This is a predicted structure of a 73-nucleotide RNA (transfer RNA) from a bacterium. RNAcentral holds the sequence, with entries from ENA.
RNA sequence: GCGCCUGUAGCUCAGGGGUUAGAGCAUUCGCCUUAUAAGCGAAAGGUCGGCGGUUCGAGACCACCCAGGCGCA
Numbered sequence: 001g002c003g004c005c006u007g008u009a010g011c012u013c014a015g016g017g018g019u020u021a022g023a024g025c026a027u028u029c030g031c032c033u034u035a036u037a038a039g040c041g042a043a044a045g046g047u048c049g050g051c052g053g054u055u056c057g058a059g060a061c062c063a064c065c066c067a068g069g070c071g072c073a
Base pairs, nucleotide, nucleotide: 001072002071003070004069005068006067007066010025011024012023013022018056027043028042029041030040031039049065050064052062053061
């Protein structure tokens, strides 16, 4: 330099054009317990890597850029 893959909550990931963006773990609060852990319930937490484009509508599709990984040279 070229090609491919990945980028979504603190972490690991789902969602592959449609109206409220979700799960598990973690965090906080409550229940339970003499107390802690476990268990149960709830809450908070996201400008979906950036910027444009396509579309009535983009987390998703397209172009470029950024970061990471793999391969070729």